Notes
This is a predicted structure of a 350-nucleotide part of an RNA (small-subunit ribosomal RNA, central domain) from a metagenome. RNAcentral holds the full RNA, with entries from SILVA.
[in-house]
Context: one part of a larger RNA
RNA sequence: CUGGGCGUAAAGGGUGCGUAGGUGGCGGGGUAAGUCUGACGUGAAAUCUCCGAGCUUAACUCGGAAACUGCGUCGGAUACUAUUCUGCUCGAGGGUUGGAGGGGGGACUGGAAUACUUGGUGUAGCAGUGAAAUGCGUAGAUAUCAAGUGGAACACCAGUGGCGAAGGCGAGUCCCUGGACAACUCCUGACACUGAGGCACGAAAGCUAGGGGAGCAAACAGGAUUAGAUACCCUGGUAGUCCUAGCUGUAAACGGUGCACGUUUGCUGUAAGUGGAUUCGAACCCGCUUGUGGCGUAGCCAACGCGAUAAACGUGCCGCCUGGGAAGUACGGUCGCAAGAUUAAAACUC
Numbered sequence: 001c002u003g004g005g006c007g008u009a010a011a012g013g014g015u016g017c018g019u020a021g022g023u024g025g026c027g028g029g030g031u032a033a034g035u036c037u038g039a040c041g042u043g044a045a046a047u048c049u050c051c052g053a054g055c056u057u058a059a060c061u062c063g064g065a066a067a068c069u070g071c072g073u074c075g076g077a078u079a080c081u082a083u084u085c086u087g088c089u090c091g092a093g094g095g096u097u098g099g100a101g102g103g104g105g106g107a108c109u110g111g112a113a114u115a116c117u118u119g120g121u122g123u124a125g126c127a128g129u130g131a132a133a134u135g136c137g138u139a140g141a142u143a144u145c146a147a148g149u150g151g152a153a154c155a156c157c158a159g160u161g162g163c164g165a166a167g168g169c170g171a172g173u174c175c176c177u178g179g180a181c182a183a184c185u186c187c188u189g190a191c192a193c194u195g196a197g198g199c200a201c202g203a204a205a206g207c208u209a210g211g212g213g214a215g216c217a218a219a220c221a222g223g224a225u226u227a228g229a230u231a232c233c234c235u236g237g238u239a240g241u242c243c244u245a246g247c248u249g250u251a252a253a254c255g256g257u258g259c260a261c262g263u264u265u266g267c268u269g270u271a272a273g274u275g276g277a278u279u280c281g282a283a284c285c286c287g288c289u290u291g292u293g294g295c296g297u298a299g300c301c302a303a304c305g306c307g308a309u310a311a312a313c314g315u316g317c318c319g320c321c322u323g324g325g326a327a328g329u330a331c332g333g334u335c336g337c338a339a340g341a342u343u344a345a346a347a348c349u350c
Stems, first nucleotide, its partner, number of pairs: 004321003007304002012318001014201004021194003025088007033081002035077008049065006091191001092188003095184004103177007110154001115149007125136002162169002206247006215241002220236004258317006266295011299306002323350003332343004
């Protein structure tokens, strides 16, 4: 290289957009590069293969044939690929109308709760635990009432419910804005799929600068527990958690399942849209589409299981795997303020 694979055995890139490249719908005409075919030229000799001959035989040597699967020139074929011209509408995109949605960004507003402050009532406890103690409290706590300040998060609704490419998104109103879906079948006419590099996004933690700081809480301190207790439990508590601007670029970034398209018995729930029937109007009912779940046929699978949301049957493109450890480490490169990230071995060993 061929071949075999990637849900759980090694193996799907965290996710998208997209460059090169690879691949690409239906019909007609031209060209004839690939492709097929004929002729000619060439493809040194030796070697290899076959037939024969010479050394007593063989190895070896000699003669002949074949072969040298290739290349070139000229002629021909045109199904497929390519290329060019022309056309088509089912792929793709657009248009009109419409409904659904925690999709994204910004501004403003709200109530419950915690904490604190001030004032009133009120008196000896409160808090905490398995039990305690540290802690708070006669300088009046806890409890309760009223007022105020401030930050963060949005109970119920809430649902294998919705939206988003993924990360993720949940109080309300307004503004700006992306996508998907349905009906109509009006327009363009292959404009498509994938995508090495590249670019963008990317939970939490962490970093830089400036704010903010109620609650929670690494570190830290104290009290317990214990043989010890650098823990689990308790009382405190700083970074952080929040906002703005930038960096970092990783996760069990998981459906452990790349993307796109086509084909393949069914039953049942749910969300949204739409057609029909019915109705005064709806809903129940019968269809269709898109999404999201459960079960299951064929088929697949080592089994578990998957099963129209495939892990079935096929096609295109990308990424990745090749015994365990050493090791996702060393060295070097690139990136980063750093932490580190990324790319990524070997000796040795079993």